[in-house]
Molecule: Glycine riboswitch aptamer
Organism: Rhodanobacter fulvus Jip2
RNA sequence: CGCAAACACUCUGGAGAGACCGGUUGAAUCCGGCGCCGAAGGGGCACGAAGCGACCACACCGGCGCUUCCAAACUCUCAGGCAAAAGGACAGAGGGGCGCCU
Repeated sequence: CGCAAACACUCUGGAGAGACCGGUUGAAUCCGGCGCCGAAGGGGCACGAAGCGACCACACCGGCGCUUCCAAACUCUCAGGCAAAAGGACAGAGGGGCGCCU
C1' cells in the first nucleotide's frame, strides 16, 4: 500500500412493554394476583427440494396423499424482559489474518 469469508475481543450506536397490586425482605429477595413486551437463547411455519405410495398393462409428465430437509426482524412467548444500571437482535469502527514493497 492492497485484499478480506468467518470468528472472538475492544469501542460506539441500539427498540418495545406495570419503579403495578397484597404480603415479605437488607435487597433489583421470596410468595400470591392481574396486565403487558419481543431484539439474548429456544420452538413453529412458506416457497422449494428429495423420497415413498395409490392410480396406470408398463414407462414418463402432471395432479393426489404421506414422510423428510428447509428462512426471517414473520409467528409462539418456554426462557427472558417491562424506572435507572445491566442485558440487548442488529449496525459501524479498530487491531488480530493474508499478500506486496521499503